This is a predicted structure of a 66-nucleotide RNA (transfer RNA) from a marine eukaryotic metagenome. The coordinates come from a structure-prediction model, not an experiment, and the mean pLDDT is 83. Its Rfam family is "tRNA". From the family's description: Transfer RNA (tRNA) molecules are approximately 80 nucleotides in length. Rfam classes the family as a transfer RNA.

RNA sequence: GGUGUAGCUCAGUUGGUAGAGCUUCGGAUUCCAAAUCCGACGGUCGGGGGUUCGAGUCCCUCCACC
Numbered sequence: 001g002g003u004g005u006a007g008c009u010c011a012g013u014u015g016g017u018a019g020a021g022c023u024u025c026g027g028a029u030u031c032c033a034a035a036u037c038c039g040a041c042g043g044u045c046g047g048g049g050g051u052u053c054g055a056g057u058c059c060c061u062c063c064a065c066c
Stems, first nucleotide, its partner, number of pairs: 001066004007022004016053001024040005046062005
């Protein structure tokens, strides 16, 4: 100096309702399965504090990794 956001890989615009793909689970399809399609589950956004009407985003500090 950089990184830290869902089980994994990662987005997240000028601060304004936290998302995608994969995985898992359920369903459709099939004689069965795979593939494909539909749906669902899943987050104290690394911890704490500050600024603000409002923080994943800005500031301070600590922790982990590179």